[in-house]
RNA sequence: GUCUGACAAGGGCAAAGCACACCGAAAGGGUGCGACGCAAAGCCACCGGCCUACCUUUCGCCUUCGCGAAACAGGGCAGCGGGGCCGCCGAC
Numbered sequence: 001g002u003c004u005g006a007c008a009a010g011g012g013c014a015a016a017g018c019a020c021a022c023c024g025a026a027a028g029g030g031u032g033c034g035a036c037g038c039a040a041a042g043c044c045a046c047c048g049g050c051c052u053a054c055c056u057u058u059c060g061c062c063u064u065c066g067c068g069a070a071a072c073a074g075g076g077c078a079g080c081g082g083g084g085c086c087g088c089c090g091a092c
Base pairs, nucleotide, nucleotide: 004090005089012038013037017033018032019031020030022029023028036079042085043084044083046082047081048080049077050076051075056071057070058069059068060067061066
C1' cells in the first nucleotide's frame, strides 16, 4: 500500500414516529427530538429499478365554474441494486 472486517479502540451516521407560523403541486427535502439499523447508511443520478405528475396531451362528466381518469420527468429516492470518487482503525 492492497485485500479484509473482530464480543478490538475512538468515534460516525440516523429508520419508523413526533413537532415546525420551513421549501415543494406532489414525491420528497429541511430543522429539532428520536433510534430501526448501517463498515462506508460519506459524496455523485452514470446504468437498472422504484416514487410523484404542477405543466402538457388525450378521454369522460358538466349549463357554467370546474371535476375525474389515462399517459408523460427537465422533479425525486444514494437506507433498492450496480457503478464512480474520497475515507477512520488495525485483530485474523
c-di-GMP-I riboswitch aptamer from a Desulfovibrionales bacterium, 92 nucleotides, folded computationally. Its Rfam family is "c-di-GMP-I riboswitch aptamer". Gene Ontology term of the family: cyclic-di-GMP binding. Model confidence (mean pLDDT): 89 of 100. The model forms 100% of the base pairs in the Rfam consensus.